[in-house]
Context: one part of a larger RNA
RNA sequence: UUGGGCGUAAAGAGUGCGUAGGUUGCUGUACAUGUCUGGUAUUAAAUUUCAAAACUUAAUUUUGAUUCUGUAUUAGAAACUGUAUGGCUUGAGUGCAGUAAAGGUAAGGGGAAUUUUCAGUGUAGCGGUGAAAUGCGUAGAUAUUGGAAAGAACACCAUAGGCGAAGGCGCCUUACUGGGCUGUUACUGACUUUGAGGCACGAAAGCUGAGGUAGUGAAUCAGAUUAGAUACCUGAGUAAUCUUAGCUGUAAACGAUGGGUACUAAAUGGCGUUGAUACGCUGUUAAAGCUAACGCGUUAAGUAUCCCGCCUGGGGAGUACGCUUGCAAAAGUGAAACUC
Numbered sequence: 001u002u003g004g005g006c007g008u009a010a011a012g013a014g015u016g017c018g019u020a021g022g023u024u025g026c027u028g029u030a031c032a033u034g035u036c037u038g039g040u041a042u043u044a045a046a047u048u049u050c051a052a053a054a055c056u057u058a059a060u061u062u063u064g065a066u067u068c069u070g071u072a073u074u075a076g077a078a079a080c081u082g083u084a085u086g087g088c089u090u091g092a093g094u095g096c097a098g099u100a101a102a103g104g105u106a107a108g109g110g111g112a113a114u115u116u117u118c119a120g121u122g123u124a125g126c127g128g129u130g131a132a133a134u135g136c137g138u139a140g141a142u143a144u145u146g147g148a149a150a151g152a153a154c155a156c157c158a159u160a161g162g163c164g165a166a167g168g169c170g171c172c173u174u175a176c177u178g179g180g181c182u183g184u185u186a187c188u189g190a191c192u193u194u195g196a197g198g199c200a201c202g203a204a205a206g207c208u209g210a211g212g213u214a215g216u217g218a219a220u221c222a223g224a225u226u227a228g229a230u231a232c233c234u235g236a237g238u239a240a241u242c243u244u245a246g247c248u249g250u251a252a253a254c255g256a257u258g259g260g261u262a263c264u265a266a267a268u269g270g271c272g273u274u275g276a277u278a279c280g281c282u283g284u285u286a287a288a289g290c291u292a293a294c295g296c297g298u299u300a301a302g303u304a305u306c307c308c309g310c311c312u313g314g315g316g317a318g319u320a321c322g323c324u325u326g327c328a329a330a331a332g333u334g335a336a337a338c339u340c
Stems, first nucleotide, its partner, number of pairs: 004311003007294002012308001014201004021194002025088007034080001035077008049065006091191001092188003095184005103177007110154001114150008125136002162169002206247006215241002220236004258307006266285008289296002313340003322333004
């Protein structure tokens, strides 16, 4: 390489959009690129295969035949493929009528709690733990009542509920905006699908500039615990967490399951539309089948097919070197010696 694979053994890229390329519904006509059939030429001999003969047999040698595969040319075939040109509507898309939703962005508003602060009441403790201590408090704390300020997060509703490509999204209102689903068949007429490169998005942490900082809280300090305690527990507490403009581009980014299409028993929840047992989404149990087993099972890990990505014993190693990206941290790409 071929082959075999990728839920858990190595292996699905974090997700989407999309270029090249691959792939591609039904049907008419023409051509004849591929394809198929026949003829001719060639494809040296030896070799290979088969048959016979010779040497006692074998090896060996000789004779004959077949063959192979390809190439060129010529005569045809037209189902498939391809090309050109028409037609169609079921794939795909558009329109129209409805509809559900934490989909996104921005602005404005709200209450509970927390902390701080001001004022009142009030007096000796509060806090914390397994037990304590550090800590706070007679300069009046904790508790309680009223006022003010600030920042962050939105209890209940709340849910095998919903939306989004994924990351993710949850107080209320408004504006702008994306997608889905149902119905209608009015329009286009294969416009599909996948997608190397490429582009965009992408939790948390981290980085840069400017703000903000209530609570929480890496680092750090202190009190405990302990043989020690650079921890677990406690009191403080900076960065961070928040906003804005950029960067980073990674996660057990998980359904550890790439995307499209078709087919293959049922039963039963939830959500949306609805006249509906119909359609779409989301769960559970299970036929057949699959699987090493666990399990999967119309939301497949079943049966097929198209396209992409990836794997090839463990360690060395996601390391070294080089290159690209980045302010950096790092990220992407990614070996070998050696060893078992």